About this RNA:
Model confidence (mean pLDDT): 81 of 100. Transfer RNA from Holdemania filiformis, 73 nucleotides, folded computationally.
RNA sequence: GGGGUUGUAGCUCACCUGGGAGAGCGCUACACUGGCAGUGUAGAGGUAGUCGGUUCGAGCCCGAUCAGCUCCA
Numbered sequence: 001g002g003g004g005u006u007g008u009a010g011c012u013c014a015c016c017u018g019g020g021a022g023a024g025c026g027c028u029a030c031a032c033u034g035g036c037a038g039u040g041u042a043g044a045g046g047u048a049g050u051c052g053g054u055u056c057g058a059g060c061c062c063g064a065u066c067a068g069c070u071c072c073a
Base pairs, nucleotide, nucleotide: 001072002071003070004069005068006067007066010025011024012023013022019056027043028042029041030040031039032038049065050064051063052062053061
């Protein structure tokens, strides 16, 4: 220098074909228990790496760019 791949909640990851952004763990509150632990219920937490484009509409399609991993030189 060139190619591939990944980037979504604090962490690990889903979201299949463009149309309601979710799960588990963690966190907060409450209930059960004498207490801890545990279980149950409820809740908070995201402008999907960044910018731009296509579209009535983008996490998803296109381009550029940043970072991690990887292959070639």
Its Rfam family is "tRNA". RNAcentral holds the sequence, with entries from Rfam.